[in-house]
RNA sequence: AAACGCGAUGCGGGAGAGCCCAACCGGUCCUCUUGCAGGAACGGUAUGGCGCCGACGGAGCAACCGCCCCCGGAAACUCUCAGGCACAAUCACCGCAUCGUUGGA
Numbered sequence: 001a002a003a004c005g006c007g008a009u010g011c012g013g014g015a016g017a018g019c020c021c022a023a024c025c026g027g028u029c030c031u032c033u034u035g036c037a038g039g040a041a042c043g044g045u046a047u048g049g050c051g052c053c054g055a056c057g058g059a060g061c062a063a064c065c066g067c068c069c070c071c072g073g074a075a076a077c078u079c080u081c082a083g084g085c086a087c088a089a090u091c092a093c094c095g096c097a098u099c100g101u102u103g104g105a
């Protein structure tokens, strides 16, 4: 000074669970008894309801680690508060690249 480790950024990969029900709004189509009518599908909602998911965040227990105790750290486990349940977005994790940084031979 590299490498390793750590952090950040960029690129690529990257899952799960109802595009459920109701209400409201919008236009379209059909029917007739032509009405502020009825029905159908589609789109939207910072609305309500139930069901579900865990790989952002958060919380909990704990193997384990630091150092015998105290104490501290601690998961992809657990809980679902938040978040999410077509596509999209988010996303742990993995790979590559760049930058920075610690310490030591």
Stems, first nucleotide, its partner, number of pairs: 005101009018050001020049003023045004028040004032035001051085003057081001058079003064073003
A computed fold for a 105-nucleotide RNA, annotated as Glycine riboswitch aptamer. Its Rfam family is "Glycine riboswitch aptamer". Its family is annotated with glycine biosynthetic process in the Gene Ontology. It was read from a public genome assembly, where an Rfam model found it.